[in-house]
Notes: Small-subunit ribosomal RNA, central domain from an uncultured prokaryote, 350 nucleotides, folded computationally.
Context: one part of a larger RNA
RNA sequence: CUGGGCGUAAAGCGCGUGUAGGCGGCCUGUUAAGUCGACUGUGAAAGCCCAUGGCUCAACCAUGGAAGUGCAUUCGAAACUGGCAGGCUGGAGUCCCGGAGAGGGUGAUGGAAUUCCUAGUGUAGAGGUGAAAUUCGUAGAUAUUAGGAGGAACACCGGUGGCGAAGGCGAUCACCUGGACGGGUACUGACGCUGAGACGCGAAAGCGUGGGGAGCAAACAGGAUUAGAUACCCUGGUAGUCCACGCCGUAAACGAUGAGCACUAGCUGUUGCGGGUAUUGACCCCUGCAGUGGCGACGCUAACGCAUUAAGUGCUCCGCCUGGGGACUACGGCCGCAAGGCUAAAACUC
Numbered sequence: 001c002u003g004g005g006c007g008u009a010a011a012g013c014g015c016g017u018g019u020a021g022g023c024g025g026c027c028u029g030u031u032a033a034g035u036c037g038a039c040u041g042u043g044a045a046a047g048c049c050c051a052u053g054g055c056u057c058a059a060c061c062a063u064g065g066a067a068g069u070g071c072a073u074u075c076g077a078a079a080c081u082g083g084c085a086g087g088c089u090g091g092a093g094u095c096c097c098g099g100a101g102a103g104g105g106u107g108a109u110g111g112a113a114u115u116c117c118u119a120g121u122g123u124a125g126a127g128g129u130g131a132a133a134u135u136c137g138u139a140g141a142u143a144u145u146a147g148g149a150g151g152a153a154c155a156c157c158g159g160u161g162g163c164g165a166a167g168g169c170g171a172u173c174a175c176c177u178g179g180a181c182g183g184g185u186a187c188u189g190a191c192g193c194u195g196a197g198a199c200g201c202g203a204a205a206g207c208g209u210g211g212g213g214a215g216c217a218a219a220c221a222g223g224a225u226u227a228g229a230u231a232c233c234c235u236g237g238u239a240g241u242c243c244a245c246g247c248c249g250u251a252a253a254c255g256a257u258g259a260g261c262a263c264u265a266g267c268u269g270u271u272g273c274g275g276g277u278a279u280u281g282a283c284c285c286c287u288g289c290a291g292u293g294g295c296g297a298c299g300c301u302a303a304c305g306c307a308u309u310a311a312g313u314g315c316u317c318c319g320c321c322u323g324g325g326g327a328c329u330a331c332g333g334c335c336g337c338a339a340g341g342c343u344a345a346a347a348c349u350c
Base pairs, nucleotide, nucleotide: 003322004321005320006319007304008303012318014201015200016199017198021194022193023192025088026087027086028085029084030083031082033081034080035077036076037075038074040072041071042070049065050064051063052062053061054060091191092188093187094186095184096183097182098181103177104176105175106174107173108172109171110154115149116148117147118146119145120144121143125136126135162169163168206247207246208245209244210243211242215241216240220236221235222234223233258317259316260315261314262313263312266295267294268293269292270291271290272289273288274287275286276285299306300305323350324349325348332343333342334341335340
């Protein structure tokens, strides 16, 4: 000496379930595989090291010795790791009680608004813009009243709020269903953590088949603007957006921060549940657990900043990085209906 890293410089898989593997709480006994000690054997010669000697010295050479981290046999030790046996309850899980929630699925229902249709009133404009025009309107528009149709989204509540592993989830009601949390401390007795592969979920756009289509709106057409205007603005408008089933499998899938456990000052807000105190009214005050914000000590950081929700201090497991471009590429393989996705170079160049 036996690598350094991953919030923003290259680097955390989009997220989960889990196989192999790796790692794993407290106590007792036993074993002796790992571990440690001793003996013996072996570890060719040359070389390296030490001593002595031979060429006048040296290089070089000769003789002897030592060393040889290793392997094996035998004997021994039993703290730690492993194996076996037994026990424990703090990790993990089960049970009972309780409340919170846009967690998921299915069905039904509701009101506001836009558009369209019918009818009434009513008359010359309406619409749109920086200004206009395309556009609509005397075949009666815009405005207004009544009725009807249909689709999509659910104002206020709404919050730095809640739930979910992530994507994500917001009208109301019913049914089916997952998880978390608080309290009890009754039960099991390490049943745990991580997780290569694998499997599942996965916004939007896109694809297939069949529906649906109000508004919005890629493409497209027209009007403007402009030197031009394949744009920004305006008038229209098709896919699509919606539903069912099946694909796709990507994203600034972000906290740009993998998961688990433990430890390390505080102050302040908020959500859920509990205990105490106090009034009987929820409050207020003290306090416990779980979540979610702001600010900050130590510490860390290149700085910015992070700071009990760590980017601090440690341990375990996985993933990933190794100068820029070429290259989220080529070739090959696997997947896909396709679009394409995943895996992933090199020449060359700076």
Background: Model confidence (mean pLDDT): 88 of 100. The RNAcentral record of the full RNA draws on ENA.